This is a predicted structure of a 75-nucleotide RNA (Glycine riboswitch aptamer) from uncultured Faecousia sp. Model confidence (mean pLDDT): 86 of 100. Of the family's consensus pairs, 89% are formed in the model. RNAcentral holds the sequence, with entries from MGnify.

[in-house]
């Protein structure tokens, strides 16, 4: 990295059309992927580096399906 296999949350929500992976709106999730930073470090001293399942909800999700962070097997 590549197979397979578990795999969570949260409205099957209004409402409009040209009826579409279509557009708006209002609540909600948080585990793709971004965002922010603590002890430490280091500097040209209101500065850089700095982790996450922590935090932001930009993305993205909200029946299923897809997809999923991270584990196991296995190459």
């Nucleotide at each position: 990295u590549c197979u397979c296999u578990g795999g969570a949350g949260a409205a099957g929500c209004u409402c409009a059309c040209u009826c579409g992976u279509u557009g708006a709106g209002u609540g909600c999730c948080g585990a793709a992927g971004g965002u922010g930073c603590a002890a430490g470090g280091c500097g040209u001293c209101u500065g850089c580096c700095g982790a996450a399942u922590c935090u932001c909800u930009c993305a993205g999700g909200c029946a299923a399906a897809a997809g999923g962070a991270c584990a196991g097997a296995g190459a």